[in-house]
Order: sequence, then structure tokens, then C1' cells
RNA sequence: AAAGGCAGAUCGUUUGUCGCUGUCUCGAUUUAAUAUCGGGAAAGAGGAAAGUCUGGGCAGUAUAGAGCACCGUACUUCUUAACUGGAAGGGUUUCGAGCAAUCGGAAUACAGAUAGUGCCACAGAAAUAAGUAGCCUAGGAGUCAAAUUCUGGGUCAUAGUGAAAAGGCGAGGUAAGAGCUCACCGCUUCAAUGGUGACAUUGUUGGCUAGGUAAACCUUACGGACUGAAAGACCAUGUAAACCAAGGCUAAAGGGCUGCUCGCUCAACUUGGAGGGUAGGUCGAUGGAUCCCGAGGGUGACUUCGGGACUAGAUAAAUGACAAACAGCCAUCUUCGGAUGGUGUACAGGACCCGGCUUAUGAUUUGCCUUUUUAU
Repeated sequence: AAAGGCAGAUCGUUUGUCGCUGUCUCGAUUUAAUAUCGGGAAAGAGGAAAGUCUGGGCAGUAUAGAGCACCGUACUUCUUAACUGGAAGGGUUUCGAGCAAUCGGAAUACAGAUAGUGCCACAGAAAUAAGUAGCCUAGGAGUCAAAUUCUGGGUCAUAGUGAAAAGGCGAGGUAAGAGCUCACCGCUUCAAUGGUGACAUUGUUGGCUAGGUAAACCUUACGGACUGAAAGACCAUGUAAACCAAGGCUAAAGGGCUGCUCGCUCAACUUGGAGGGUAGGUCGAUGGAUCCCGAGGGUGACUUCGGGACUAGAUAAAUGACAAACAGCCAUCUUCGGAUGGUGUACAGGACCCGGCUUAUGAUUUGCCUUUUUAU
């Protein structure tokens, strides 16, 4: 310097003219206020505002729970308001470099298979214990002798099928074989050391072992109310607090506490019909788990202290249009300083608020890692 990978940041700038919205302020009109008109000040969409997947804040369901069902999480520690999020580690599997030690990356739905029930297709003799081919052996048939063949017994090391044939490799041993025996690994018992911990290292014990699958049912541990700003609260105006029917009035109709049951609790009205009046306004609604700067702690996510700032709040829904120039990008040329021309970039716009996840997408830029090349 180039290529690739991983993780972040920003979202254009300036000037002018016209226009829109809310707040504050000045003036005019109006009896006053409201309303209306004019001037000024500062301000006015995103990294995803999208999806509505997820966690909370806030608000409501008066008070009370318990059991069952249902749903979710599942290696360890930390972080946070909380999360199934994030950070850092551990185990298992795997890729690359290297003689090796080791280094650097990737994936992970990572509790339990001796609580129980299922499933393992096809192939294969056989998939919870079996014996195909083969090997060894006893007896018989056959032969000059063999080859060959029949019945029984032993074996599963070798071979075949398969994802998998039930510990691996090497040696000894055997009629042939087998953890039958031994050493090394693997698994397992116990202990010591290190670590907050998951675990790691070293030694030791033992049967030498009946597989996999729980993203199959299931078991264990922990956790979980619902609804949602069209939630919800308040004020003003006005009417017919009237009519009919059914049920009920404390031995409770109807309702609430999740889906059900028990239990607790509110209650004099409830449900339906026909008809009448109103549909206006205030709050919620933006001062926050907010943002910026500095110092400290921490591997990091994050956190402590100090100082400073107020940045949409609409309610049919505003935040824009035009012109010029610059940044940036593209193309051509180049004396490598730049010049000329084109373009002015993608995805895209709040509506109670905040954190996370997912999806769409252009340009510029920062850091780390790997490989290649060049120079010292």
C1' cells in the first nucleotide's frame, strides 16, 4: 500500500426571498376578556421515527389469596429500572498457521437419558443383545490321499451393511477369539492445589462399562395478573333521574380479583326495548431511568463526582419551496499543485415515554485482526 473480516461514528454546510406551526413578548381593535391583525426573539422529525417482536415507566381494575391449568427461562459471574438484552469468562464442536508447544478465529436450543413412556427410516443376519460371511473344533459321508459336504459346539478379533453393530490403539495370550491380562488414552471414585464461580491441573480408586435422541412427550429448578393513551382523570352545557318488559332487593339478580375451582369482596339495582339531550373544553402530553463537557473507578458492558443546557407537542394533524455557492460523489485531462463538466446523493418521516431485538438502506470515516506485496 492492497484485499478480506469484525466492531463503531456522522447524516451535509452557508447566504438570500417567500411560506407553515407552537411558546414568550410588544402594539392595534374590542367596555373588558376572548377572538382577529401586525412586529420581534429563540425553536421546529430518525438511525432506524419502520415492524409491533420484547422489557419496563405511567394509568386503571377497592381489598386476598390458595390450588390446578397455561406460558417463559435453563453453563458461570457481572451489568441494568428491567429483559429471553449486553459484557467478560468456562465447556463442547470446529477452521487456519505452526515440527510441536501454542496463537488467532467461528458455532453453540450448553439443566436431566439410572423417574417413566416413545422413536432410531432404508440398508443389513441383527438396532437392547443378535450371529450373515468368516475362523476354530467333535463326529459322520466321500477320496489312494485330498478337495468337497452334513450335524453339533465355541467365537464376534477380521470383513460387509449402516449415522450408529456398543470403549480406542499396541502387545501378550488362546483351539480360534474376546479387557481374558498388561501399558497408554477415555470414563469413573476419592483427595490436594488454584479460582467469586462455571471449571482447570496433579495424584489416586475401580467395573473394565448396554448407544443416540428431550428443537420427542416428560421430569427438576426459577419466574410470570390483565388492559393500554381511542388507557384514564376532571370541568362546563343540556335533557325525560321519565315509559314498557323480565329478573332481583342481604337467604343477593348482576359484577370484580387471569383461563377454571375454592375463597374473599362490591352491590340496590341489573339486563333488554322504544325514545330524548349533548358530542364543547382542560389534564394525561413532554424536566426525563434526558442530553453535553470534565475528572476518577473498572479488562469491559457500565458506573461515581463536579459543572452546564432545556432542544416538536400537533389533534385531521405544522417542520416546506425556490435561487446561488461550498463539502462530498462520478467522468475526462494533468506539469500531480489542480482544471473542466455533470450531480447535489440511499432507506425514509413523530403522536404517552424510554431500553433492547429485527428489517430497509447510500456515502464518508475510525479502530482492531488476518493474508499478500514493497522499503528499511
Molecule: Bacterial RNase P class A
Organism: Brumimicrobium mesophilum